[in-house]
RNA sequence: AGUUUAAUUUGGCAAACUUAUCGAAAGAUAAGGACGCAAAGCUAGAAGCCUGUCGAAAAGUUUUUUCUAUGGUAGUUCAGUUGCAACU
Numbered sequence: 001a002g003u004u005u006a007a008u009u010u011g012g013c014a015a016a017c018u019u020a021u022c023g024a025a026a027g028a029u030a031a032g033g034a035c036g037c038a039a040a041g042c043u044a045g046a047a048g049c050c051u052g053u054c055g056a057a058a059a060g061u062u063u064u065u066u067c068u069a070u071g072g073u074a075g076u077u078c079a080g081u082u083g084c085a086a087c088u
Stems, first nucleotide, its partner, number of pairs: 001088002004086002012037002017032006035075001041081003045078003048073003055067005
């Protein structure tokens, strides 16, 4: 240094679910808890997906439907960046 490996070291993270809080929601945070993960460390640059407050349009009688990200998702993919062990 590696577009390599997870057989092996030290270990690391923490899905679903529960409780509390925040939020319009998606979801996030904390504690418990482990489905799994060689980056399941970090970063919303590109795409996908989720939600639909505000807003717009339509129908229709005070509601419904559709569109919509500025919101979210890094445990959806790509990308950037940092890192442990072994091997080359």
Molecule: c-di-GMP-I riboswitch aptamer
Organism: Candidatus Galacturonatibacter soehngenii